Predicted 3D model of a 381-nucleotide RNA (Bacterial RNase P class A) from bacterium DOLZORAL124_64_63. A source record names the gene rnpB. The RNAcentral record of the sequence draws on ENA. The coordinates come from a structure-prediction model, not an experiment, and the mean pLDDT is 76. Its Rfam family is "Bacterial RNase P class A". By type it is a ribozyme.
[in-house]
């Protein structure tokens, strides 16, 4: 001082004037009401509260609701190395194994290919109960006598093809070759020691058997109703509409007489008035004190829990949370510098991404500036 790598904390403070939403109070008017109260409405005053690390994507898990639902069990979806967290979880923490990286550090859905199907393109002889394209060995037979040609068998050592070619390397062996034998690696099986456990260390033994692929079917464990705050609940116009209740009058009975009832006539008649189920518009509620947040302590490597103390932190419904000015602080510029900084009175900027609508708990995605641990690698001393 370069290049990397992980990680933290914050997303200017404070004052003033205006502006907007929610709340408390205080007082006008107005509606409702015979008047008061009590409630409702407007516009005002006064006090207090007013985004975010991602409020976004809606990818995952809850909570909350409101449907289904006797138990089992198929199917369909999900997850898949061990241990822990946690209300959950495909998150996280800590660790085992595999894998790039010189390194700090970083990715891995990482159960099963010895149950069964399937597929492995191109190139290649051959892609899976292997397979002679060259080559390499015998051995016949020709021969121009040159390990030349040709034919029959042997061969996976070597060449070449491929992302993969039926352990690898190394010696013995042999005609030439071959786990054909043996030493090492590496597979398999077994034991003993270590860890909770994934798994790891040795020691014996086997003798190469069993190519790849399961975010291919599938098979093994585990886990799963459904839809979602427009969820739901309650009040509840106007207009239309289903339903049901009511009519005015004459005369006789019943009665002491009114009301009222019973009988018989007569007008009106499909209008009006009243009750009413369901609901729309509209209002209330859900709704924000919560698996909250800060600070301290203790327990745990961590993630995360306990336990005090404290603090209340938007709830709108066409969408509020903004504007502009001062000083501070940062930041650049620009002077001076004794190179460490200084400028009370210079100049400019204070900025990205983006914005809540049930609510929590991840995760991914967007983003400007800063600070700090590693790690490599250059230079100086």
């Nucleotide at each position: 001082g370069a290049a990397g790598u992980c990680g933290g904390a914050g997303a200017g403070a404070c004052a003033g004037u205006c502006a907007c939403g929610g709340g408390u109070c205080c007082a006008u008017u107005c509606c409702c009401g015979c008047c008061a109260a009590a409630g409702g409405a407007a516009a005002g005053g006064u006090u207090u509260c007013g985004a975010g690390g991602a409020a976004a994507g809606u990818c995952c898990g809850a909570g909350c609701u409101c449907c289904a639902c006797a138990g089992g069990g198929c199917a369909g979806g999900g997850u898949g190395c061990u241990g822990g967290u946690u209300a959950a979880c495909g998150g996280c923490c800590a660790g085992g194994g595999g894998g790039a990286g010189c390194g700090a550090u970083c990715c891995c859905a990482c159960g099963g290919a010895a149950a069964g199907u399937g597929c492995c393109a191109c190139a290649g002889a051959a892609a899976a109960c292997a397979a002679a394209c060259c080559g390499c060995c015998a051995c016949g037979c020709c021969u121009u006598c040159g390990g030349g040609a040709c034919g029959u068998g042997g061969u996976a050592a070597g060449g070449g093809u491929g992302a993969a070619a039926c352990g690898g390397c190394g010696a013995g062996g042999u005609a030439a070759g071959a786990g054909c034998u043996c030493a090492c690696c590496g597979c398999g099986u077994c034991u003993u020691c270590g860890g909770c456990g994934a798994c790891g260390a040795a020691g014996a033994u086997g003798g190469c058997a069993g190519g790849g692929u399961a975010a291919a079917c599938c098979c093994c464990a585990c886990c799963u109703g459904g839809a979602g705050c427009a969820a739901g609940a309650c009040c509840a116009a106007a207009u239309a509409g289903a339903g049901g209740a009511g009519g005015a009058u004459g005369a006789g009975g019943c009665g002491g007489c009114c009301c009222g009832c019973c009988u018989c006539g007569u007008c009106a008649g499909c209008a009006c008035u009243c009750c009413c189920g369901g609901g729309u518009a509209g209002g209330u509620c859900g709704c924000u004190a919560g698996a909250g947040g800060a600070u301290g302590u203790c327990g745990g490597c961590a993630a995360c829990g306990g336990c005090a103390u404290u603090c209340c932190c938007a709830g709108a419904u066409a969408c509020a949370u903004g504007a502009c000015u001062g000083u501070c602080g940062c930041c650049g510029g620009c002077g001076c510098u004794g190179c460490g900084g200084c400028g009370u009175u210079c100049c400019g900027g204070u900025a990205a991404c983006a914005g809540a609508a049930c609510u929590c708990g991840g995760c991914u995605u967007a983003u400007g500036a800063c600070c700090g641990g590693c790690u490599u690698c250059u230079c100086a001393c």